This is a predicted structure of a 357-nucleotide RNA (Bacterial RNase P class A) from a Gaiellaceae bacterium. Taxonomically the source falls in Gaiellaceae (Bacteria, Bacillati, Actinomycetota, Gaiellales). Its Rfam family is "Bacterial RNase P class A". The family's RNA type in Rfam is ribozyme. The sequence is in RNAcentral, with records from ENA. The model forms 94% of the base pairs in the Rfam consensus.
RNA sequence: CGGGCAGGCCGGGUGACCGCGGGUCGCUCCCACGGCUCGAGGAAAGUCCGGACACCGUAGGGCAGGGUGCUGGGUCAAGCCCAGGCGACGAAAGCCGACGGAAAGUGGCACAGAAAACACACCGCCGAACGUGGCCCCGCAAGGGUCCAGCGUGGUAAGGGUGAAAAGGUGGGGUAAGAGCCCACCAGCGUCAUGGCGACAUGGCGGCUUGCCAAACCCCGCCCGGUGCAAGGUAAACAGGCCCCGUUACGAGGUAGCCCGCUCAGGGGUCGGGUAACCGCUCGCGCCGCCGAGCAAUCGGUGGCCCAGAUGGAUGGUCACCCUCGACAGAAUCCGGCUUACAGGCCUGCUACCGAG
Repeated sequence: CGGGCAGGCCGGGUGACCGCGGGUCGCUCCCACGGCUCGAGGAAAGUCCGGACACCGUAGGGCAGGGUGCUGGGUCAAGCCCAGGCGACGAAAGCCGACGGAAAGUGGCACAGAAAACACACCGCCGAACGUGGCCCCGCAAGGGUCCAGCGUGGUAAGGGUGAAAAGGUGGGGUAAGAGCCCACCAGCGUCAUGGCGACAUGGCGGCUUGCCAAACCCCGCCCGGUGCAAGGUAAACAGGCCCCGUUACGAGGUAGCCCGCUCAGGGGUCGGGUAACCGCUCGCGCCGCCGAGCAAUCGGUGGCCCAGAUGGAUGGUCACCCUCGACAGAAUCCGGCUUACAGGCCUGCUACCGAG
């Protein structure tokens, strides 16, 4: 230096002409025209999470349902962000983790295997115990002794084998062979002390051991009313007619599955008339700089700035020159996140396994 890792930024440029949408100024007003000015993104995307805003019924309670899940902090809030703990991976820088509870209960653990959680015994191991069988010895005999480990019973769970997982691991003692049976260390559990806000860490002591799965039901803590700008409002618009149901409750009323509570004179259907215009709409939990607090996310102060707002829906086209020859893609109520897509390029920091010098 390359490779590796983390973070940040850019993502064609310049000029001329023509065109489109918004604002503003001028022409007395409107239209039209003219001048000036603004006019897509880091993801505008997916619509997954949270919030603002708007309406619904009353938004109250319970059940049901859904979400979430190490600790502390940040944020209006969040499933997001920051810092830390623990664990997996990596040589490291780093990176990933639905990471509460399995000695409450229920359930599951394919195939293989003897056995998958009330442990079990396929190959083995054992001769301490019983029966049987056999060799040898003693005895006239009945019987006795010793050895073998063939068979049945029995003991065992060291070793082998199966499996993703085999009832703590390694070593020693012990034993017929073995086994937390005993001991040391390690893991785990309980408890105490110390440090830490805490998750947790370190150390002492104890009895020796309680498999895995909650992204299975479930239990525990916390959170959640619903619907989305086609929300919703104004105008059009002093247009109403007819029919049905109900008027104090066995009725009606929801934008929600049930119950309770709540509300109360109106509700529904149909015919007729009418509408596609305007508002909401973009100044907002805004952006940029500096100072301060904080490890950081972020917060406070201060100065500056205005940065698309359409509604058949603008943000484009042609030409010239240049370069490294240009990716993914385009607003539609707004904001904070997450996720996904992206040719190529630039900057900063870290690491020291590999390659080159």